A computed fold for a 537-nucleotide part of an RNA from Prevotella sp., annotated as large-subunit ribosomal RNA, domain I. The coordinates come from a structure-prediction model, not an experiment, and the mean pLDDT is 83. It matches the Rfam family "Bacterial large subunit ribosomal RNA". RNAcentral holds the full RNA, with entries from ENA. Taxonomically the source falls in Prevotella (Bacteria, Pseudomonadati, Bacteroidota, Bacteroidia).
[in-house]
Context: one part of a larger RNA
RNA sequence: GGCGAAUGGUGGAUGCCUUGGCUCAUUCAGGCGAAGAAGGACGUGAUAAGCUGCGAGAAGCCGCGGUGAGGUGCAAAUAACCUUUGACCCGCGGAUAUCCGAAUGGGACAACCCAAGUCUUCGGACUUACCUGUUGUAUGACAGGGGCUAACGGAGGGAACUGAAACAUCUUAGUACCUCCAGGAAGAGAAAAUAAAUUAAUGAUUCCCCCAGUAGUGGCGAGCGACCGGGGAAGAGCCCAAACCAGAGGUGUAGCAAUGCAUCUGUGGGGUAGUAGGACCGCGCUGUUGUACUUUGAUCGUGAGGAGAAUCUGCUGGAAAGCAGAGUCACAGAGGGUGAUAAUCCCGUAUCCGAAGCGAGAAGAGGCAUAGCGGUAUCCUGAGUAACGCGGAGCACGAGGAAAUCUGCGCGAAUCCGCCGGGACCAUCCGGCAAGGCUAAAUACUCGAAUGAGACCGAUAGUGAACCAGUACCGUGAGGGAAAGGUGAAAAGCACUUCGACAAGAAGGUUGAAAUAGAUCCUGAAACCAUCCGCCU
Numbered sequence: 001g002g003c004g005a006a007u008g009g010u011g012g013a014u015g016c017c018u019u020g021g022c023u024c025a026u027u028c029a030g031g032c033g034a035a036g037a038a039g040g041a042c043g044u045g046a047u048a049a050g051c052u053g054c055g056a057g058a059a060g061c062c063g064c065g066g067u068g069a070g071g072u073g074c075a076a077a078u079a080a081c082c083u084u085u086g087a088c089c090c091g092c093g094g095a096u097a098u099c100c101g102a103a104u105g106g107g108a109c110a111a112c113c114c115a116a117g118u119c120u121u122c123g124g125a126c127u128u129a130c131c132u133g134u135u136g137u138a139u140g141a142c143a144g145g146g147g148c149u150a151a152c153g154g155a156g157g158g159a160a161c162u163g164a165a166a167c168a169u170c171u172u173a174g175u176a177c178c179u180c181c182a183g184g185a186a187g188a189g190a191a192a193a194u195a196a197a198u199u200a201a202u203g204a205u206u207c208c209c210c211c212a213g214u215a216g217u218g219g220c221g222a223g224c225g226a227c228c229g230g231g232g233a234a235g236a237g238c239c240c241a242a243a244c245c246a247g248a249g250g251u252g253u254a255g256c257a258a259u260g261c262a263u264c265u266g267u268g269g270g271g272u273a274g275u276a277g278g279a280c281c282g283c284g285c286u287g288u289u290g291u292a293c294u295u296u297g298a299u300c301g302u303g304a305g306g307a308g309a310a311u312c313u314g315c316u317g318g319a320a321a322g323c324a325g326a327g328u329c330a331c332a333g334a335g336g337g338u339g340a341u342a343a344u345c346c347c348g349u350a351u352c353c354g355a356a357g358c359g360a361g362a363a364g365a366g367g368c369a370u371a372g373c374g375g376u377a378u379c380c381u382g383a384g385u386a387a388c389g390c391g392g393a394g395c396a397c398g399a400g401g402a403a404a405u406c407u408g409c410g411c412g413a414a415u416c417c418g419c420c421g422g423g424a425c426c427a428u429c430c431g432g433c434a435a436g437g438c439u440a441a442a443u444a445c446u447c448g449a450a451u452g453a454g455a456c457c458g459a460u461a462g463u464g465a466a467c468c469a470g471u472a473c474c475g476u477g478a479g480g481g482a483a484a485g486g487u488g489a490a491a492a493g494c495a496c497u498u499c500g501a502c503a504a505g506a507a508g509g510u511u512g513a514a515a516u517a518g519a520u521c522c523u524g525a526a527a528c529c530a531u532c533c534g535c536c537u
Stems, first nucleotide, its partner, number of pairs: 001536004006531004015522001016486002020457002022454007029446002031148002039100003042055003046078001050074002061094006070082003105114003115128005130145006152183001153181005163170001167219001193202002206233005216224002237438003240382001244269003248265007274416001276381004280375004289369003293366004299360004305353003311326005327344002329333001335347003388410006397423001418433005473480002493521001496508004
């Protein structure tokens, strides 16, 4: 020096564990904010650095309710206190709530600086941003807005990589992304609809399954990709404008004035349809039905909680829930804990009960809406609109035979004897009534709450984060972004002695079932290191 074996060290794999995650289901909630949010800064404790709570009334104050013996958070110890005159804790409601932040009196390098006015018990309190609307002669008054927020929604803009085996139309894709706006959903929505083709159907919208990868579209390439119709989910229909009537105000005109006429404005009634309807005229009707508005509110849910059966002995052991023996309850043998494996020890479980507050809500009341028959001379029925031309977009449809939809420019109707559509266009026939508006449900999503589940993970996994993590640290910044769990049943966390430097550490000793469980302490693999022994060189 090598090999082998043993004993240790180092190291932290493995096993076991779980405080944390992941995914899903059901129900709820779907917002918070000038009454100052979200998020922060700084304070706040007897002692107090951090976290948590709270706000100069500061780990808290008040009221109501629950609970019932302890309590002063994590978090020990000391001190000082509170508490059956009910503390602590739990639920609900209220008070306080510094400074910054939309931040809003002005300013500013966020948590700071500087004001004015009014009132004042002289301590202080309050007001003072901008925009919009209503009102007002006006300073103003009142109401609203602003900011934050995971996804879902509507709208305005809008790529490229990519695919086409290159690439330009095309595709990716109206996707990503940006902006605006909203709601618990949004949007759509009560036919100028769809069908049908010689006999006459359906009946707002939305979503799902099919129709169907069909018909189409397409450098007819890559690709894109319906309708009708069928089956389901859910179901709900309405209101204006106008004609006409009434009354009010403005303007013009005539008049001395009352007032008349014309015109405009806003108000109330009226009215809302396509088999045209309404106004208008005549006749008839006061009851029926509905309700998405207001209110009362049976009942249900939620909401602190409450009741809740039944076991002992022996043995082993540090410890009994194990083993043995003898019982018991069960609408409860789900689960968790307890010194090993407990229906019967504890918390619970089945089952039953439950206040305020909050939510839903049957039903009632109020309000509101609601019809018929006939006549047809006159009036009304959404105009720079529809249509058309040019240029685009968007419809599954790329300009095509290209209808229907939207629109920048131009042009520009009809008025119920009217107008639009049925995929160029025309006729017939059929369907409908544009150029105003509202409308639950079925549908989408999950930042969040509660409950439950898992052929999900088990500390290099599972969230980046089981642990004081979006922390430490890195970066000028946008941003990037870790590592790190386990003594023991219980701290019983090693009194005391010796060596040592009044150390570290060690040897005894003590606790404990165990200390090779002694503090990065369960188990304790391998690499690596050391010691001793054997063999070889």